[in-house]
Molecule: transfer RNA
Organism: Vallitalea longa
RNA sequence: GCUGGAGUAACUCAGUAGGUAGAGUACUUGCAUGGUAAGCAAGAAGUCGGCAGUUCAAGUCUGCUCUUCAGCU
Numbered sequence: 001g002c003u004g005g006a007g008u009a010a011c012u013c014a015g016u017a018g019g020u021a022g023a024g025u026a027c028u029u030g031c032a033u034g035g036u037a038a039g040c041a042a043g044a045a046g047u048c049g050g051c052a053g054u055u056c057a058a059g060u061c062u063g064c065u066c067u068u069c070a071g072c073u
Stems, first nucleotide, its partner, number of pairs: 001072007010025004019056001027043005049065005
C1' cells in the first nucleotide's frame, strides 16, 4: 500500500428483505433471612465509533474517515 472482518448499555453479545433498540452478567431499590450469599420482583443505564448522502423513515443501504483484528504484498 491492497483485501476482508469487527465497532450497539459498565462488560459479553443479539438485532438481514430499512419501520418506535434488546438479552445475559454487573449496578440500584424492594421482598425474603437472625445475618450474608443464592433466590424473587421492579428500576436505571445507549445521539448504535465519527461526518456526510439516499429515503417519508437508517443500527440496517452508499461514500469518506477513525480504532482494532486477520490475510496479501